[in-house]
Large-subunit ribosomal RNA, domain IV from Parabacteroides pacaensis, 330 nucleotides, folded computationally. RNAcentral holds the full RNA, with entries from SILVA. The organism belongs to Parabacteroides, within Bacteria. Model confidence (mean pLDDT): 86 of 100.
Context: one part of a larger RNA
RNA sequence: UUCGCGGUUAAGGAACUAGGCAAAUUGACCCUGUAACUUCGGGAAAAAGGGUCCCUAUAGAGAUGUAGGGCGCAGAGAAUAGGCCCAGGCGACUGUUUAACAAAAACACAUGGCUAUGCAAAAUAGAAAUAUGAAGUAUAUAGCCUGACACCUGCCCGGUGCUGGAAGGUUAAGAGGAGAACUUAUCUGCAAAGAGAAGGUUUGAAUUGAAGCCCCAGUAAACGGCGGCCGUAACUAUAACGGUCCUAAGGUAGCGAAAUUCCUUGUCGGGUAAGUUCCGACCUGCACGAAUGGUGUAACGAUCUGGGCACUGUCUCAACCGCGAUCUCG
Numbered sequence: 001u002u003c004g005c006g007g008u009u010a011a012g013g014a015a016c017u018a019g020g021c022a023a024a025u026u027g028a029c030c031c032u033g034u035a036a037c038u039u040c041g042g043g044a045a046a047a048a049g050g051g052u053c054c055c056u057a058u059a060g061a062g063a064u065g066u067a068g069g070g071c072g073c074a075g076a077g078a079a080u081a082g083g084c085c086c087a088g089g090c091g092a093c094u095g096u097u098u099a100a101c102a103a104a105a106a107c108a109c110a111u112g113g114c115u116a117u118g119c120a121a122a123a124u125a126g127a128a129a130u131a132u133g134a135a136g137u138a139u140a141u142a143g144c145c146u147g148a149c150a151c152c153u154g155c156c157c158g159g160u161g162c163u164g165g166a167a168g169g170u171u172a173a174g175a176g177g178a179g180a181a182c183u184u185a186u187c188u189g190c191a192a193a194g195a196g197a198a199g200g201u202u203u204g205a206a207u208u209g210a211a212g213c214c215c216c217a218g219u220a221a222a223c224g225g226c227g228g229c230c231g232u233a234a235c236u237a238u239a240a241c242g243g244u245c246c247u248a249a250g251g252u253a254g255c256g257a258a259a260u261u262c263c264u265u266g267u268c269g270g271g272u273a274a275g276u277u278c279c280g281a282c283c284u285g286c287a288c289g290a291a292u293g294g295u296g297u298a299a300c301g302a303u304c305u306g307g308g309c310a311c312u313g314u315c316u317c318a319a320c321c322g323c324g325a326u327c328u329c330g
Stems, first nucleotide, its partner, number of pairs: 002325008011316002015314001020311001030051003037042001039148001053070007071075001083309007090301002095107002112145006123132003149296004154226003159223002161219005168214003174208002179203005186195003227245005254288001255285001266282005
């Protein structure tokens, strides 16, 4: 010098920085006091804020209260010992998780729904015996989705899947066996060769033949899907309205530049001297949307985002001190 741990600092006080990261502030007990909102329980098992020592006056029997004043850095005068508030996103909550880079908005959860299963249950393991389910019995068990609560959960069954149906079409093995081929006792022939019964071997048409598929229905809290173009109102603009094409049906309520918005730092308003973030609106939703849940929501959170107060060596801008190491010398 540098590093680690610790301490102090004029004036300023987040100007640092991706970000107040780190540090500082706060701090026990007692008294007082305590808002919005709310599921009326909470919020607040410390909201926030104020007091705490001494003197005087006053009320009172007193404790103590009220008013005024005083001193100090500090009235728990040391040690010990919560920083607080406002708004928004996500997830209701306590809980669980990537042992050793992720603790979360992911998983779980109570709740809701669909489906299967009548008990030798369905489902699962096993080749089987058998076992789990269950020493349970549909208020049960299993699978899948959703995820407290409040208000709700629209349209589409054309495709895929599932469930049901059985007239017709298609259809395997099997059944069936028309016919064909080979073989040859025998016959014909001088010969070469030809014909050829029965039997055997090979092949084989028609006909028959289940489920499935085609087909017909149902089913979306099953997988999923939820349009285009043109015209129109007495300023303009816009289009309640009309026309047309296509579709299984054309996105309802609610929400919306959003954990979703490319263009985009959209536009307007708020906050700041100044705001790509933030909050409130608008709607032109590139490409929200209803249990792949939609919209709200008190409480909760080592959650994410923005702001404020307090506080500070984070910084302007650096200085000094202690301990340990590095380092130098031996």